Record summary
Model confidence (mean pLDDT): 87 of 100. A computed fold for a 350-nucleotide part of an RNA from an uncultured Chloroflexota bacterium, annotated as small-subunit ribosomal RNA, central domain.
[in-house]
Context: one part of a larger RNA
RNA sequence: CUGGGCGUAAAGCGCGUGCAGGCGGUUGCGUAAGUUGGAUGUGAAAGCUCCUGGCUUAACUGGGAGAGGUCGUUCAAAACUGCGUAACUGGAGUGCGAAAGAGGGAGGUAGAAUUCCGAGUGUAGUGGUGAAAUGCGUAGAUAUUCGGAGGAAUACCAGAGGCGAAGGCGGCCUCCUGGUUCGCAACUGACGCUGAGACGCGAAAGCUAGGGUAGCAAACGGGAUUAGAGACCCCGGUAGUCCUAGCUGUAAACGAUGUAGACUAGACGUUGGCGAUGUAAAAGUUGUCAGUGUCGGAGCAAACGCGAUAAGUCUACCGCCUGGGGAUUACGGCCGCAAGGCUAAAACUC
Numbered sequence: 001c002u003g004g005g006c007g008u009a010a011a012g013c014g015c016g017u018g019c020a021g022g023c024g025g026u027u028g029c030g031u032a033a034g035u036u037g038g039a040u041g042u043g044a045a046a047g048c049u050c051c052u053g054g055c056u057u058a059a060c061u062g063g064g065a066g067a068g069g070u071c072g073u074u075c076a077a078a079a080c081u082g083c084g085u086a087a088c089u090g091g092a093g094u095g096c097g098a099a100a101g102a103g104g105g106a107g108g109u110a111g112a113a114u115u116c117c118g119a120g121u122g123u124a125g126u127g128g129u130g131a132a133a134u135g136c137g138u139a140g141a142u143a144u145u146c147g148g149a150g151g152a153a154u155a156c157c158a159g160a161g162g163c164g165a166a167g168g169c170g171g172c173c174u175c176c177u178g179g180u181u182c183g184c185a186a187c188u189g190a191c192g193c194u195g196a197g198a199c200g201c202g203a204a205a206g207c208u209a210g211g212g213u214a215g216c217a218a219a220c221g222g223g224a225u226u227a228g229a230g231a232c233c234c235c236g237g238u239a240g241u242c243c244u245a246g247c248u249g250u251a252a253a254c255g256a257u258g259u260a261g262a263c264u265a266g267a268c269g270u271u272g273g274c275g276a277u278g279u280a281a282a283a284g285u286u287g288u289c290a291g292u293g294u295c296g297g298a299g300c301a302a303a304c305g306c307g308a309u310a311a312g313u314c315u316a317c318c319g320c321c322u323g324g325g326g327a328u329u330a331c332g333g334c335c336g337c338a339a340g341g342c343u344a345a346a347a348c349u350c
Stems, first nucleotide, its partner, number of pairs: 004321003007304002012318001014201004021194003025088007033081002035077007042069001048066007091191001092188003095184005103177007110154001115149007125136002162169002206247006215241002220236004258317006266295012299306002323350003332343004
C1' cells in the first nucleotide's frame, strides 16, 4: 500500500466535552479549483511492448514504431465535488405549554436495629458449632425493663421499575443545579455528524494531612479441623470501611457489542407523555411518540445466537486486531509521594 476482520475465536479506548482533520440536507444562479474532452509542447539514452536485421539459435545486439505523466500551455463542457451568492425546512437548535425521575451538590431532620454506658428485676450459665473449644459470666453475665451516648446504613414501598455519558444513584424535608420526554409548530435557517492530540469525569482497593470509629473486618492473636492447615468453621481484633481537602486513574470499568443517521414482518409485557373512545369520575379499549424487557420472521452467523434497543441492509468518522509463549514484560520516555500507571520491543522457543 492492498485486503479481511473486532458479542463468545486476536481485536470497541471505562465514559464524555471538543480544537485540527475527515464527512455533510433541499432548490436556483454564477464560477471553473477538482473532474472530463480536444489541440499543442515536453516526457534524453538505456530499459519495457510490437515489427525487423546481425552472430548456426538463444542470451546478447543494431534499426524503426509505440507505450509510459498527480506534467506545462491553450480551447471547450458544467452533471458531480469544491467555492461564491440567493433562498428553503425535513436535520440541528430556540420558544411556548405540560410531565416523570434513587441525576448532581449543600444543609437539616426521622424511626428501626447493632454496640457501649448508667439504673432496676433476676440467677447460673451464656455463646458458638457438623461436633467442640478458645471467649464472656457469681467482681452478677445471657435474658428482660427504663434512661443515655455515638457511628453507620436507610426494612416495607421496590418492580425484568426509574434517572445518569459512564463510574454510579435509594428514609424524609429545604435550597442551589444538569439533563431528558411529550404536545404546539411561533422563531433561527444546515447552525450538523464524527473526532487524532487535548481537557474533564471515572467503582473498589491504595496513598498524604486532619478528624471520626457503632457494626463489619485484610493483617495479627487464639480455638478447632487436618497427615499438615500458611485456609475454609469459631472467639477476638488493627488498618480500612465514614467525613473534609488532595492524590491515584485502574476493574469481567461487560451488552465482553464505538458514536451518529437511514431503511427492513410481527406478537406479548412494562415506564413516561399526547390524542381518540368510554365513564359521574375511573378502569378498560385503541392510535402515536420516547424509554425499557421477553419471544419471533426475513436476513445474518462457524455455531451459540442476534433479530427496529440488530450481531440484518447501508452511510460517515474514530479506535483496535494480524499465530501461542516470552509479555498486562525489559529498556527508554511521560505521569505518580509511593504503590504503580500509560506507551511498548527483542533474543529464544513451539

Its Rfam family is "Bacterial small subunit ribosomal RNA". Rfam links the family to the GO terms structural constituent of ribosome and ribosome.